The part of an RNA shown here (large-subunit ribosomal RNA, domain VI) has 264 nucleotides and comes from a Thermoplasmatota archaeon.
Its mean pLDDT, the model's own confidence on a scale to 100, is 80.
Rfam family: Archaeal large subunit ribosomal RNA.
Lineage of the source: Archaea > Methanobacteriati > Thermoplasmatota.
Context: one part of a larger RNA
RNA sequence: UGUUCGAUGUCUGAAGGGAAGGGGCCUUUAGUACGAGAGGAACGGGGGCUCGUGACCUCUAGUUUACCGGUUGUCUGGCAAGGCAUUGCCGGGUAGCCACGUCAUACGCGAAUAAAAGCUGAAAGCAUCUAAGCUUGAAGUCGCCCCUGAAAAUAGACAUCGUCAUUAGAUCUCUCCUAGAAGAGGAGGUUGAUAGAACUGGGAUGUGAGUAUCGAGCUUCGGCGAGAUAUUAAGUCCACAGUUACUAAUAGAUCGAAUACACA
Numbered sequence: 001u002g003u004u005c006g007a008u009g010u011c012u013g014a015a016g017g018g019a020a021g022g023g024g025c026c027u028u029u030a031g032u033a034c035g036a037g038a039g040g041a042a043c044g045g046g047g048g049c050u051c052g053u054g055a056c057c058u059c060u061a062g063u064u065u066a067c068c069g070g071u072u073g074u075c076u077g078g079c080a081a082g083g084c085a086u087u088g089c090c091g092g093g094u095a096g097c098c099a100c101g102u103c104a105u106a107c108g109c110g111a112a113u114a115a116a117a118g119c120u121g122a123a124a125g126c127a128u129c130u131a132a133g134c135u136u137g138a139a140g141u142c143g144c145c146c147c148u149g150a151a152a153a154u155a156g157a158c159a160u161c162g163u164c165a166u167u168a169g170a171u172c173u174c175u176c177c178u179a180g181a182a183g184a185g186g187a188g189g190u191u192g193a194u195a196g197a198a199c200u201g202g203g204a205u206g207u208g209a210g211u212a213u214c215g216a217g218c219u220u221c222g223g224c225g226a227g228a229u230a231u232u233a234a235g236u237c238c239a240c241a242g243u244u245a246c247u248a249a250u251a252g253a254u255c256g257a258a259u260a261c262a263c264a
Stems, first nucleotide, its partner, number of pairs: 005162007015148004021051003025047004034039001052105005060099001062097002067092005072085005108144004116136004169255004174188004194248003197244005202238004210231005217224002
């Protein structure tokens, strides 16, 4: 752009895609069938394993240049607080993302067939699965399963709304994320919890600064002093959840439907 007025929502399913499943083991069938014995199955049922595939993050593990702590050198006059040195190095580490983790991947059924096996049966008084006709038959093919899918030009269906107007509806601008390369998608826009902030919960680290007491040791005898304990499950921080309109979504702009029918 089209889909013969314009929209919103829910579908149908032509067509397309998928391999989503594969393989051992144990057990039962069964010491059965079979076999003189020695030996010794199968159809079917159950269990778990492994590889693959899909999804997820409760657990376990990884990452975590968010964050918290320790510490070395040096610099900011000292303390405190920091800068730089691969994030300086090291110990932990939530969310998110992930596998080494968790869950699922079931049982099978139907249809038409291949090789093959047959029935009836002539040509050819017989015979013959084939010539007419009919029945079986595979991890293969098609369907039942999963995904996409009205641009399927035979361009679909249903429901609802609207057609002259401050209009059904949509978009931009605006706050954002379960979404994201850009578009797109989704949640909101004061009739509001969309984001921030505050508070609460949950979580990470591991006990802040200051002060008080103690203190190995050093001393020029005046003091200095690593460190420990208490205040203090402190202090600092959070990507998570909830509550609260405190802040910002204010205000605004644009597009948008009939040569039919006619109630509009």